[in-house]
RNA sequence: AACAUAAAUCGGCACUCCCGCACGAAAGGCGGGGUCGCAAAGCUUCCGGUCUACAACCUUUUCGAGGUCACGAUAGCGGGGUUGCCGGG
Numbered sequence: 001a002a003c004a005u006a007a008a009u010c011g012g013c014a015c016u017c018c019c020g021c022a023c024g025a026a027a028g029g030c031g032g033g034g035u036c037g038c039a040a041a042g043c044u045u046c047c048g049g050u051c052u053a054c055a056a057c058c059u060u061u062u063c064g065a066g067g068u069c070a071c072g073a074u075a076g077c078g079g080g081g082u083u084g085c086c087g088g089g
Base pairs, nucleotide, nucleotide: 012038013037017033018032019031020030021029023028036076042082043081044080046079047078048077049074050073051072056068057067058066059065060064
């Protein structure tokens, strides 16, 4: 440096759910509790997927509503990039 994660150690994060928020149109996010799971469930939207649809556009029986669509979100949906921990060979 590359490969590799069967077992073990010290640790890490924190799904669902609950509470709070003068964050957000929403999806969601943040904080606290909590602990399903995760060897990167650290970070990062470059690619794909999925979620939401304020605004915009279109439709309509035009007060109502419907449709299309990310510039939004999801890194615990995959892939990519990048950083790191323990042990073995």